[in-house]
RNA sequence: AGUUUGAUCCUGGCUCAGGAUAAACGCUGGCGGCGUGCCUUAUGCAUGCAAGUCGCGCGACGAAACCGGCUUCGGCCGGCUGAAAGCGGCGAACGGGUGAGUAACACGUAGGAACCUGCCCGGAAGUGGGGGAUAACACCGGGAAACCGGUGCUAAUACCGCAUACGGUCCACGGACCAAAGCCUUCGGGCGCUUUCGGAGGGGCCUGCGGUGGAUUAGCUGGUUGGUGGGGUAACGGCCUACCAAGGCGACGAUCCAUAGCUGGCCUGAGAGGGUGGUCAGCCACAUUGGGACUGAGACACGGCCCAGACUCCUGCGGGAGGCAGCAGCAAGGAAUUUUGCGCAAUGGGCGAAAGCCUGACGCAGCAACGCCGCGUGGGGGAAGAAGGCCUUCGGGUUGUAAACCCCUUUUGCGAGGGACGAAGAUCUGACGGUACCUCGCGAAUAAGCCACGGCUAACUACGUGCCAGCAGCCGCGGUAAUACGUAGGUGGCGAGCGUUGUCCGGAUUUACUGGGCGUAAAGCGCGCGCAGGCGGGCUGGUCAGUCCGGGGUGAAAACUCACGGCUCAACUGUGAGAGGUCCCCGGAUACUGCCAGUCUUGAGGCACCUAGAGGAGAGUGGAAUUCCCGGUGUAGUGGUGGAAUGCGUAGAUAUCGGGAGGAACACCAGUGGCGAAAGCGACUCUCUGGGGGUGACCUGACGCUGAGGCGCGAAAGCGUGGGGAGCGAACCGGAUUAGAUACCCGGGUAGUCCACGCCGUAAACGAUGAGCACUAGCUGUCGGGGGUAUCGACCCCCUCGGUAGCGAAGCUAACGCGAUAAGUGCUCCGCCUGGGGACUACGGCCGCAAGGCUAAAACUCAAAGGAAUUGACGGGGGCCCGCACAAGCAGCGGAGCGUGUGGUUUAAUUCGAUGCAAAGCGAAGAACCUUACCAGGGCUUGACAUGUCGGUGGUACCCUGGCCGAAAGGCCGGGGGACCCUUCGGGGAGCCGUCACAGAUGCUGCAUGGCUGUCGUCAGCUCGUGCCGUGAGGUGUUGGGUUAAGUCCCGCAACGAGCGCAACCCUUGUCGUUAGUUGGAUCUUUCUAGCGAGACUGCCCGGAGCAACCGGGAGGAAGGCGGGGAUGACGUCAAGUCAGCAUGGCUCUUACAUCCUGGGCUACUCGCACGCUACAAUGGGCAGUACAGACCGUCGCGAAACCGCGAGGUGAAGCCAAUCGGAUAAAGCUGUCCCCAGUUCGGAUUGCAGGCUGCAACUCGCCUGCAUGAAGCCGGAGUUGCUAGUAACCGCAGGUCAGCCAUACUGCGGUGAAUACGUUCCCGGGCCUUGUACACACCGCCCGUCACGUCAUGGGAGUCGGUAACACCUAAAGCCGUUGCGCGAACCUUCGGGACGCAGGCGUCCAGGGUGGGACCGGCGACUGGGACGAAGUCGUAACAAGGUAGCCGUAGCGGAAGCUGCGGCUGGAUCACCUCCUUU
Repeated sequence: AGUUUGAUCCUGGCUCAGGAUAAACGCUGGCGGCGUGCCUUAUGCAUGCAAGUCGCGCGACGAAACCGGCUUCGGCCGGCUGAAAGCGGCGAACGGGUGAGUAACACGUAGGAACCUGCCCGGAAGUGGGGGAUAACACCGGGAAACCGGUGCUAAUACCGCAUACGGUCCACGGACCAAAGCCUUCGGGCGCUUUCGGAGGGGCCUGCGGUGGAUUAGCUGGUUGGUGGGGUAACGGCCUACCAAGGCGACGAUCCAUAGCUGGCCUGAGAGGGUGGUCAGCCACAUUGGGACUGAGACACGGCCCAGACUCCUGCGGGAGGCAGCAGCAAGGAAUUUUGCGCAAUGGGCGAAAGCCUGACGCAGCAACGCCGCGUGGGGGAAGAAGGCCUUCGGGUUGUAAACCCCUUUUGCGAGGGACGAAGAUCUGACGGUACCUCGCGAAUAAGCCACGGCUAACUACGUGCCAGCAGCCGCGGUAAUACGUAGGUGGCGAGCGUUGUCCGGAUUUACUGGGCGUAAAGCGCGCGCAGGCGGGCUGGUCAGUCCGGGGUGAAAACUCACGGCUCAACUGUGAGAGGUCCCCGGAUACUGCCAGUCUUGAGGCACCUAGAGGAGAGUGGAAUUCCCGGUGUAGUGGUGGAAUGCGUAGAUAUCGGGAGGAACACCAGUGGCGAAAGCGACUCUCUGGGGGUGACCUGACGCUGAGGCGCGAAAGCGUGGGGAGCGAACCGGAUUAGAUACCCGGGUAGUCCACGCCGUAAACGAUGAGCACUAGCUGUCGGGGGUAUCGACCCCCUCGGUAGCGAAGCUAACGCGAUAAGUGCUCCGCCUGGGGACUACGGCCGCAAGGCUAAAACUCAAAGGAAUUGACGGGGGCCCGCACAAGCAGCGGAGCGUGUGGUUUAAUUCGAUGCAAAGCGAAGAACCUUACCAGGGCUUGACAUGUCGGUGGUACCCUGGCCGAAAGGCCGGGGGACCCUUCGGGGAGCCGUCACAGAUGCUGCAUGGCUGUCGUCAGCUCGUGCCGUGAGGUGUUGGGUUAAGUCCCGCAACGAGCGCAACCCUUGUCGUUAGUUGGAUCUUUCUAGCGAGACUGCCCGGAGCAACCGGGAGGAAGGCGGGGAUGACGUCAAGUCAGCAUGGCUCUUACAUCCUGGGCUACUCGCACGCUACAAUGGGCAGUACAGACCGUCGCGAAACCGCGAGGUGAAGCCAAUCGGAUAAAGCUGUCCCCAGUUCGGAUUGCAGGCUGCAACUCGCCUGCAUGAAGCCGGAGUUGCUAGUAACCGCAGGUCAGCCAUACUGCGGUGAAUACGUUCCCGGGCCUUGUACACACCGCCCGUCACGUCAUGGGAGUCGGUAACACCUAAAGCCGUUGCGCGAACCUUCGGGACGCAGGCGUCCAGGGUGGGACCGGCGACUGGGACGAAGUCGUAACAAGGUAGCCGUAGCGGAAGCUGCGGCUGGAUCACCUCCUUU
């Protein structure tokens, strides 16, 4: 920084940007320098090499050459040199490797005392004289081999006595004991040897402190702890042994388990810290696994020995051999890690007197971009800018000075020449190496990629794809315009690299020491008592442990920092300085803390007096009520609910009276009242008993606070035993409700509720707030106490201590809120938290009779889960208000027939769209053809239509017309007439024909759009600027009190103003005036027509009101309080409707999805729905007579009179471009008459026949007329619509579309002309305020559990397999030690018998290993089984969120497919209404 939300603040996790790396992987790869390179199988290893050397310790052997001597000339002896081996010495214990083991004095650091020390240095003394063997060698023998045995010979610096003893060791202080080796020589000596003292360096041992995870490991320990004697060691020691004692360790974490080499350092970090221990350096441990000792100064020994195990190899099967965690190398494993190189030239090591030899230590080279550092792949110029690519609004833009091209340079490269330092040390000596470096030549020549481009995060377009393919670190992209996938162009970043993955630190103050928290986000133990521990009042003195200061020691080197230096720079490296510890020692200071001593009273406790109380335990007592029993009165019901039913009752209930029994609980008092640590405690009396408050200041003298473990108390439910049982009441039974109802409601009812004793130990055990102390404004109520004042006294008033409650300053808080009863400011101690789920779970342990409790994980999974507050929306929340919303009324619809639309179905097609309100007499204000978009068939292809290019045509365009095919369109073949514009008279234009561009599409997407429209809704709202409030979203204004049709107006107010809406301005209508007047009127006033104007504003009066807005009433007036009607539709909502009205992006078709034609279809028909018409009749129907409108239309038209026809209509033509003529008789009405309640003289569907009209054409499929026919229907279930006045209802008239018309539709016009509104409880919609919310796609929301399916991890599980470490017993190799005697033995002693001593053997202790056994711990697998997590559209229900429709939740118990329900107790983290009380303000 990103990510929880509509937005906000906070909490909180996840993720990213940085640095690092022994790395690996992908793509790519020019050079050099310096480094680094099996992290995995401490797996197994072929081959070579990695430790030898000394002939100046010794014997033997010994080729050639050389030297000397001898010679029988064959040669022999000696010397020198010297291969291989032996004896002997030194080395091999270093160097090199690895990290298995080890949680330990292993390491680090600082100390210590009881030790050893070859080679080296210094000091002292000595080095005399003897002895006996034995390898090699020879011979013999065994064996496949490895090797071995026997006999014999020999030397020494090999071995052994003796002598001597400066010195050393022991000692009883008399003394005793203890050495040695020679070799070389230039003869000077040199190198050695022995004893001893000291040093240096090295090593062994001991101690303080430090560095790790688990308590789901709490107890461990028998040589264990100590002592004594003895043994052992270089040395202390229980190291070992015998005996004695019974100790030792552990919550400051023993033991056990797991993990791990430790450190200097390295990485990271501001630091503190965290992580790490590869290379280099110090220490340790190990060397195939385990054990063991030998030799030695040093080992329990990587390239030594013995034994045992596993493995590999050889074998003649009898036996043998081996150990790369040395350097290379091989195999295996693995994502992965190099050459079987050169050299001892340098540095270092071993041996040697030396020359020298050995040295896979080391120095170099090779391989690997593995890392760090440096260099290059060229430099300059070069267009308003080539080509190509990409994009494009087609103009252009971009790649881009980039290229080409011109000039220049040569690092690197290639070729040639020269050529080191490293060598100390006079000479000689260089693996690296003819390398670095230098010079010359050649030539831009030999050299660029990788990743990214949605946000974080720097960099954008096109195409492809279409929730596919894919991407992804987190958030998230992809469902036809994807800057997120793939490709391309472009761009950004880094660059011989670039990305990815893994790991570590950082960011993460996200374990918080520095530096966090716990009322509601995760987090205060349910409460107390209290051991350990931590912390602790005033004064004085002492001490100086902590603390502080000074000095000293140490903190290896390297590393790090700084300075300077060396490689051309850098990396790398040299020199110097600095820095680094909770370390040690010495000295000093003494305030504070500690410790010691003394003292004090304020903390704490005691004492005295007073005092309130449902504090606790036990015993007893009381009245009211319920139920039951008995009796009386009394009769038909009662009970219960929303309504009922089950139940009870004529065998007498309920009701009522009297009596009795029994159990449980204690009305009023009663109160944010009291008491208690909490749980909790409520009638009265008595007994026992705990705690608190006040006053006094007499006593003690810090005796205190907190409190891990521990102990105790602990509601309800539940458990055990025994009682008790009135009422209530889980389970259970029944009745209802319901789709169901394992519930809510009702009737019953068992445990239980009660008592005693014993368990359980949990709750929303809550103030969701641990305990203690101190400090920091006030105001008010209340309970208990004290004091003052006043009073006769009480009350009142003032002060004060303790409790309890409300508001509030500062402060705190994310906000809400807290606020002397802190969530403020500090101190002390304890408990607890660290994302959500999994999980108040599993396993283990402890407790419990059980139920279960306490403690408490992991795998896996998610990108959140949360807190507070905000704006909305919603509520089967509340308040206020409005609307034909209900109610009141009138007429309807829903039933019938028919018309129209639609769904459905059907069809070749029944074209398409519209779909709750807000689709459905809608687009359609006119489907027989046309329309027409659909279907079938027949045609056409530059097209039915537009523009342009090119070519052609010149009796062409255009007009008339014939023949053939055809249904037409169209096709084929003709005949005749015949232009226009310009002209330079050639021609050009237009037209036509052909061609190419293109046309065309009612094809798709209204989820790409414009425009237009519907709807909420003519509802009264929606916003802005500035200011103010709030961390912020946001609020205020716009809320409040009134008022209105209205956010209309008034008042008030941290708001003041403003905008879009409302209203008004516009049209129309009602009255009057006035002007004009045709075609109106016989005439004139008038009517009428058309203009202009007046009029109405709460202006006036009365009343109400805050004397505001405004409301009620009245006068006048044609009209009142908006006069009636219309037009006018705020911010927005519905991805609402329309690509088929039009326009339009994208996609699609192109002899067809275009276009033309004929015919058909859109008119189908079992059915559902919507809107209508006509009716069902007498307020009617028929017939006859008769009266009165308005508005509108008419020249392709309206069409009069007259005549014909029963009629539709026809003939006819006058008049009229219309205030003139026509459509045109309005109808209901009125008058008269018939009908007489009937499926009718109601009703007219349906059907038949006959006609008329329009039209090219009425078959599918028009309208009208006449005659005939006369269906359903007798007022319509649930339900539902319209309307508040000139309205509803009823009545007719006209118009548009239109040839005609399916119009009963639609839009207008007038005629007649009502009823009702108490009222706002309810239904619907809406407005404002408020409340709750887990909703925000906003209740058509959200969301829970079972079941079913898939995937994954995990618990249990009969068992089974394996591992680890102990224990018991048996057995026991090698080996040390002990012991033994019939074996054997050169040195010494000997009296010669033997002894001392040794060897082998025997025996014994110990013991690796093996075996047996029972357990412990850990892990794998496991039929089956338990739950869990996750998974676009499965099943059942609806538990939760609003009062979620039974408020929810917690604990517990029972029950139920499931969520869940019910009982008991508890909580508010429950809405709403009413009441009471308190507080604040006016």